[in-house]
RNA sequence: GGGGGCGUAUUUCAAUGGCAGAAAAACGAUCUCAUAAAUCGUAAGUUGCCCGUUCGAAUCGGGCCGCCCCCACCA
Numbered sequence: 001g002g003g004g005g006c007g008u009a010u011u012u013c014a015a016u017g018g019c020a021g022a023a024a025a026a027c028g029a030u031c032u033c034a035u036a037a038a039u040c041g042u043a044a045g046u047u048g049c050c051c052g053u054u055c056g057a058a059u060c061g062g063g064c065c066g067c068c069c070c071c072a073c074c075a
Stems, first nucleotide, its partner, number of pairs: 001071007010024004018055001026042005048064005
């Protein structure tokens, strides 16, 4: 330099054009002498950034950034 994949909550992942969710973790309550477990609840997001298409974008298109894989080149 060329090609491909990925980027969503603290973490692991869903949502394939129509209200952004689950589990774990965190915090609170119940229980307990206390802790853990269990049960119930709460909070947490400019969906990597910018632009475009659309009535409507996490989702489609373009550019950029980051990570991973393959190929090529140089030393």
Molecule: transfer RNA
Organism: Candidatus Flexifilum breve